The part of an RNA shown here (small-subunit ribosomal RNA, 3' major domain) has 477 nucleotides and comes from a metagenome. The full RNA is in RNAcentral, with records from SILVA. The prediction has a mean pLDDT of 85.
Context: one part of a larger RNA
């Protein structure tokens, strides 16, 4: 100088405490630990590991086991030596790699000696490793934390560690700013500049969009119009500017006028110095060990999907603020040529047939649902609930047996609101509702993202858990 403290003050934050709505119980659905297991490939472990890597394990992926080949190798440089163009195809064995054999084809220069691309063989140096060590490393990541902090040059005070500055007085989300001060100044952080989003205004009008006009098959469909909506490029708009009041005549607080918006307007992205010998050698890159007929590699099958358990996340419920039928309205975001796939038709569906029409504000995915309208059920393990089951299909793929997804029809399980104890949220948020996307043949209850409907509460800072400042103990560094 830290660092602790069931010391002190002062302050923050869904920290508490005031609401909402979960999790713990049921069933399933995924991670995980255990077990098992020929193998259940590895990593990742308290916040900060477990719907994490994996934005998608039937083969493939795959890194695991089993079993059949292979050893200059699947995939790459060089040299040396020998032989041929390479490519393709067909037959037979096999489980497949792979093995045999058969057909095709016969590059290009040329001094005819050879040379040169390609390509097989045989030696060679090397190759290859998802083998270990994240406690040798880079790079990237989490996390404390979007917390307000971390620090430097002079100068000045201490022998010296070091301390002033940064403390103090007020202030702010903020070491935000004003005042004072042996300190003055700077840097990295805050903020601000960027993007989306809320309000106007110029530009510019297809595929989008229709207020007047004419036509109309009543569909912006047609003529037309550039007004609106919109879409996407440019500006404007908020700065405590303005007024009162507090305040030290300041920083700033409080209130109000005007405004679409008001004190950071909302919301991304953006993480200081550092900590955690956090994570990661299986992204990728890399020292160093190791291995070299194997710890490489090629194939086939099985495995990662296992079940006595026990834990995280989830989704569905348990019902009347609900369930069924029927009719009816109202998004935003995205995606589309190996591609969405429309009408119509055909099937109870899942689908299939068909193939219009779109490289797309033009077509298509695509009816959003929840709600509103009527009707039924009347409180029970039931017209709740769907889990497990059996059968008959459907898709997609070489293939759905281990081990998809979905449809029908039967079957109907547990469950009647969940103990200790614990999560999450302050508004267009929670809660509920449904749409779409990357991955992807096919395979979401996760993930990312849209939007529809939409709330209750915040008295306070005593307590719990984290966190900034100043202070004070201390036998700790």
């Nucleotide at each position: 100088u830290g660092a602790c403290g069931g010391g002190g003050g002062c302050c923050c934050g869904c920290a508490c405490a005031a609401g909402c709505g979960g999790u713990g119980g049921a069933g399933c659905a995924u991670g995980u630990g255990g077990u098992u297991u020929a193998a259940u490939u590895c990593g990742a472990u308290g916040c900060a590991a477990c719907g994490c890597g994996a934005g998608g394990a039937a083969c493939c992926u795959u890194a695991c086991c089993u079993g059949g080949g292979u050893u200059u190798g699947a995939a790459c440089u060089g040299c040396g030596g020998a032989g041929g163009a390479u490519c393709g195809g067909u037959a037979c064995a096999g489980a497949g790699a792979u093995g045999u054999u058969c057909c095709u084809u016969u590059c290009c220069c040329u001094u005819c000696g050879g040379g040169g691309a390609c390509u097989u063989c045989c030696g060679u140096a090397g190759a290859g490793g998802u083998g270990c060590u994240g406690c040798a490393u880079g790079g990237c990541u989490g996390u404390c934390g979007u917390c307000a902090g971390c620090u430097c040059g002079u100068g000045c005070c201490g022998u010296g560690a070091g301390g002033u500055g940064u403390u103090g007085g007020g202030u702010u989300a903020a070491g935000u700013c004003c005042c004072g001060c042996a300190a003055c100044g700077a840097g990295c952080g805050c903020a601000a500049c960027c993007c989306c989003u809320g309000c106007c205004c110029c530009u510019a009008g297809u595929u989008a969009c229709c207020a007047g006009c004419g036509g109309u098959u009543c569909g912006g469909c047609c003529g037309g119009g550039g007004a609106c909506u919109u879409u996407a490029g440019g500006g404007g708009g908020a700065c405590u500017g303005c007024c009162g009041g507090c305040g030290u005549c300041a920083a700033g607080c409080c209130g109000g006028a005007g405004g679409a918006a008001g004190g950071u307007g909302g919301g991304g992205a953006c993480g200081a110095c550092g900590u955690c010998a956090a994570g990661u050698c299986a992204u990728c890159a890399u020292g160093g060990c190791c291995u070299u007929u194997a710890u490489g590699u090629c194939c086939a099958g099985g495995g990662c999907u296992a079940c006595a358990c026990a834990c995280g996340u989830g989704c569905u419920a348990c019902a009347a603020u609900g369930g069924g039928c029927g009719g009816u309205a109202c998004a935003a975001a995205g995606g589309g040529u190996c591609g969405c796939g429309a009408a119509a038709c055909c099937g109870c569906g899942a689908g299939g047939u068909g193939g219009a029409g779109c490289c797309a504000a033009u077509c298509c995915c695509a009816u959003a649902a929840a709600g509103c309208c009527g009707u039924c059920c009347u409180c029970a393990g039931u017209u709740c609930g769907g889990a497990u089951u059996g059968c008959a299909g459907u898709c997609u793929g070489c293939a759905a047996c281990u081990c998809g997804a979905c449809u029908g029809c039967a079957u109907g399980a547990a469950g009647u609101u969940g103990g200790a104890a614990u999560c999450g949220c302050u508004a267009g948020u929670a809660a509920u509702c449904g749409c779409g996307u990357a991955u992807c043949a096919g395979a979401a209850c996760g993930a990312c993202g849209c939007g529809g409907u939409g709330a209750a509460u915040a008295c306070g800072u005593u307590c719990c858990c984290g966190g900034g400042c100043c202070u004070u103990g201390u036998a700790c560094a």